The RNA shown here (transfer RNA) has 71 nucleotides and comes from an uncultured Clostridia bacterium. Model confidence (mean pLDDT): 82 of 100. The sequence was found in a public genome assembly.
[in-house]
Order: sequence, then structure tokens, then C1' cells
RNA sequence: GCACGUGUAGUUCAUCGGUAGAACACCGGCUUCCCAAGCCGGGGAGGCGGGUUCGAUUCCCGUCACGUGCU
Repeated sequence: GCACGUGUAGUUCAUCGGUAGAACACCGGCUUCCCAAGCCGGGGAGGCGGGUUCGAUUCCCGUCACGUGCU
């Protein structure tokens, strides 16, 4: 330099065009003499910039980061 893949919550993963969900973590409550565990509830996320569309995490282009292969 070229090709391909990945990028979503603090972490690990879903969601293949129609309100972005889960687990763990975090916060609050219940329970307990206290802690842990358990139960109930809560906040928090689409790498960035454009395009297509009534509507984009999803499709397209560019760009950035990381990974793999080739040279």
C1' cells in the first nucleotide's frame, strides 16, 4: 500500500429498515442485629461525518480505531 472483518451501556453479547433488549456491574428499596446472598425497582449505549428512506444500529459512501491476510 491492497483486501476482508469488527466497532451498540462500565464489561460481555443480542437486535438483518419501524419505541435498541439481556446478563453481570452500578444506584435505591425490601429482607437481616450487621454483611453476604436473595427479591423488587431505577439510571445509563449505536466510533465519527455525510447520503438513501416517511423512518437507519441495520442499506450506501467517506473517515477513524482495532484485528486478520497479501505484498